[in-house]
Annotation
The RNA shown here (FMN riboswitch aptamer (RFN element)) has 142 nucleotides and comes from Arthrobacter agilis. The coordinates come from a structure-prediction model, not an experiment, and the mean pLDDT is 82. It was read from a public genome assembly, where an Rfam model found it. Taxonomically the source falls in Arthrobacter (Bacteria, Bacillati, Actinomycetes, Micrococcales).

RNA sequence: UACGUGCUCCGGGGUCGGUGUGAGUCCGAACCGGCGGUGAUAGUCCGCGACCCGUUCCUCGUUCCGCACCCGCGGGACGGCGGCGGUUGAGCCGGUGGAAUUCCGGGACCGACAGUCAAAGUCUGGAUGGGAGAAGCACGAA
Numbered sequence: 001u002a003c004g005u006g007c008u009c010c011g012g013g014g015u016c017g018g019u020g021u022g023a024g025u026c027c028g029a030a031c032c033g034g035c036g037g038u039g040a041u042a043g044u045c046c047g048c049g050a051c052c053c054g055u056u057c058c059u060c061g062u063u064c065c066g067c068a069c070c071c072g073c074g075g076g077a078c079g080g081c082g083g084c085g086g087u088u089g090a091g092c093c094g095g096u097g098g099a100a101u102u103c104c105g106g107g108a109c110c111g112a113c114a115g116u117c118a119a120a121g122u123c124u125g126g127a128u129g130g131g132a133g134a135a136g137c138a139c140g141a142a
Stems, first nucleotide, its partner, number of pairs: 003140006010133001015029004030122002032111002034048004043109002052086004057082001059080009092106004113125003
């Protein structure tokens, strides 16, 4: 230095005005950008994560049926963790350069689900959750 195991800690940002009975949801203007990778710094490249869906896999719980009546055995239903699979938005032109869809200039685009007196990237909620991953410590073996 890289690897394996265990533990600790960290791990998402953003609004004003107008209309209106009512809008951080409409209209106008503004604002925001998780993680790893990359010949050079990325919301738009390649991949990952969160939400949601499926599952014949794994495991746990509840419950039902049959056998056995001490322990148990077999089968079914439902639910939870995990694994696996699916779903999952959007970038071009010019410049510099050895190298940039990443920098500079221009002008674009995108943003889960549920809720709401009215339609949400920015409000509220699931979430004091989960999480890609980052840092550190201990042990192990090379």